[in-house]
RNA sequence: AGCCGGCCGGGUGGCCGCGGUCGGAGCCGACAGGAGGGCCAACCUCCCGUCGUCCGGUCGAGGAAGGUCGGGACUCCACAGGGCAGGGUGCUGGCUAACGGCUAGUCGGGGUGACUCGAAGGAAAGUGCCACAGAGAACAGACCGCCGAUGGCGACACCUCCGGGCGUCGCACAGGUAAGGGUGAAACGGUGCGGUAAGAGCGCACCAGCGACCGGGGUGACCCGGUCGGCUCGGUAAACCCCACCCGGAGCAAGGUCGAAACGGGGGACGGAUGGCCCGUCCGGCAUCCCUACGGGAUGCCACCCCCAGGUGGACCGCUCAGAUGGAUGGCCACCCCAUCCUCUUCGGAGGGUGGACAGAAUCCCGCCUACAGGUCGGCU
RNA sequence: GCCGGAGUAGCUCAGCUGGUAGAGCAGCUGAUUUGUAAUCAGCUGGUCGGGGGUUCGAUUCCCUUCUCCGGCU
Repeated sequence: AGCCGGCCGGGUGGCCGCGGUCGGAGCCGACAGGAGGGCCAACCUCCCGUCGUCCGGUCGAGGAAGGUCGGGACUCCACAGGGCAGGGUGCUGGCUAACGGCUAGUCGGGGUGACUCGAAGGAAAGUGCCACAGAGAACAGACCGCCGAUGGCGACACCUCCGGGCGUCGCACAGGUAAGGGUGAAACGGUGCGGUAAGAGCGCACCAGCGACCGGGGUGACCCGGUCGGCUCGGUAAACCCCACCCGGAGCAAGGUCGAAACGGGGGACGGAUGGCCCGUCCGGCAUCCCUACGGGAUGCCACCCCCAGGUGGACCGCUCAGAUGGAUGGCCACCCCAUCCUCUUCGGAGGGUGGACAGAAUCCCGCCUACAGGUCGGCU
Repeated sequence: GCCGGAGUAGCUCAGCUGGUAGAGCAGCUGAUUUGUAAUCAGCUGGUCGGGGGUUCGAUUCCCUUCUCCGGCU
């Protein structure tokens, strides 16, 4: 200087003030119950309980209580049965109630290193995209270059049976090439040797990669080694997609008990069953009629369902080692602690000023993500 | 508690099917006019709310975070 992990995050005392709970006091007021009186109505007296009131004891926010990103417990809905659509996960092993979490490893990326990140199956199932530049961006391609042996053109020279033949040089036209250079994020393996007109895995050696086979190590992902082979068959799936596995839906404002109020009012639709669609399955009553009268069928109405209007919107449970329900733990003083600044200093320190983080439970638990002044401990490079 | 949407120039909004950011108004300059307005021409102005990631490249795709708006209960 950095990397990783853990802890604290103001303390003490006093006064006043809060919420729960326990106990006590008191009878001023209210309510409920009981007894007595009374003209047995009203009302009065007493007892007791609760609340308001007072006193005392005791308990009273977090590492994230935040975000609501995940998983559950719990509760309700008969379909939680099947499927489509939709959503989630994605290397291997282990932990766990479970997870997309944690942990160990494998592979890959970053870093000098300690460490750290990974969205880590499939590109040969298919379809897309790769701008600009560049010849050419997936079975592509010739800009500059290189060759020009073969064909062509020109010059010179020789021979000639005057049809032509042959040699040298030049051109770079036809043609060949993709090694060198250029463009680009990326160019259809790399280095070397041979070969060729010049080149090219065209051939060879080594390397990398891919495929096949075999051996060894490992639970496994994978790693190490050997043999053979055609020589080589981009990237991108946090593009659509394919493959494997998983997923009923709602959520404590879930849900339940009691009480209260209100007409069963108007309209729609024959349905409804906790996200959408389909199949299956299931969910009522009454009246009339028919039949094969055990039972089944048909029709109609109501209920269920949707919308509008009206009424009630209260108490208790769920609810908790804090358990509220407009939602509680605050204010003041003193001293101490930490940080910083100024002054003085006998160098022991003293005095004064300023500041002391993020931030408040609401059914509970396990993770993830984010915020955090200051202080402190340990390990490693 | 549950579910959606938005953030781009001073303002109002496009762009999001990945190729390096636009329109109108406002502002400034010039022309025109006696002068102003209008009109015409030109110009300036942008961490695309913040951070991280994928990719050659991100306003756009993914994750996280901040602010604002709306719906149900």
Predicted 3D model of RNase P RNA and transfer RNA as a complex of 454 nucleotides. It holds a member of the Rfam family "Bacterial RNase P class A". It is annotated as a ribozyme. Rfam links the family to the GO terms dimeric ribonuclease P complex, ribonuclease P activity and tRNA processing. Its mean pLDDT, the model's own confidence on a scale to 100, is 76.